[in-house]
Predicted 3D model of a 163-nucleotide RNA (glmS glucosamine-6-phosphate activated ribozyme aptamer) from Dictyoglomus thermophilum H-6-12. Its Rfam family is "glmS glucosamine-6-phosphate activated ribozyme aptamer". It is annotated as a riboswitch. For this family Rfam cites "Backbone and nucleobase contacts to glucosamine-6-phosphate in the glmS ribozyme" (Jansen et al., Nat Struct Mol Biol, 2006). Model confidence (mean pLDDT): 81 of 100. Lineage of the source: Bacteria > Pseudomonadati > Dictyoglomales > Dictyoglomaceae > Dictyoglomus thermophilum. The model forms 87% of the base pairs in the Rfam consensus. The sequence is in RNAcentral, with records from ENA.

């Protein structure tokens, strides 16, 4: 230094897998055969779009697509909530306190009206696998949360200040 091969890490709408659903092989049942029980190995089990300021507590933690045979049960963890704390936004002039609602690169409520964007499904190609299943390509398509705009409303003291 190069090559093989095998471990681990490239997880965070993510991982897992004792039920349960199915797969394969034996083996018992049954005249047979379907069907049943067991054994063993395996398959399967959420499709993206949004989302972390610290600390500490909690846990069935936002949207919405698909589907109506399982995206079924379940276990763990998580960017969710709550407290606090630290810096900020607004509440129509500045500053300070306080208060209420908020943010954490974007900031009060409630109406109205606007405007995107996904993947998987779906169609084709092409690989693994007895099989149940499964990887990658490709094509063209559908949200909703969010965002826009405008209306209404939304504090209280104290200095400054007369635009």
């Nucleotide at each position: 230094a190069a090559g093989a091969a095998g471990a681990u890490c490239u997880a965070a709408g993510c991982g897992c897998c004792a039920g349960g659903a199915c797969u394969u092989a034996c083996c018992c049942u049954c005249a047979a055969a379907a069907g049943g029980g067991g054994u063993a190995a395996g398959u399967u089990g959420a499709c993206g779009a949004g989302g972390u300021g610290g600390a500490g507590g909690u846990u069935u933690a936002u949207c919405g697509a698909g589907g109506u045979u399982u995206u079924c049960g379940g276990c763990g963890g998580a960017u969710g909530c709550c407290u606090c704390c630290a810096g900020g936004u607004a509440g129509u002039u500045g500053c300070u306190a306080c208060c209420u609602a908020c943010c954490u690169u974007a900031a009060g409520g409630a109406g109205a009206c606007u405007c995107a964007c996904a993947a998987a499904a779906c169609u084709g190609g092409u690989g693994g696998g007895u099989g149940a299943c499964u990887g990658c390509c490709a094509g063209g398509a559908c949200a909703a949360a969010a965002g826009g705009u405008c209306u209404c409303c939304a504090g209280u003291a104290g200095c400054a200040u007369u635009a």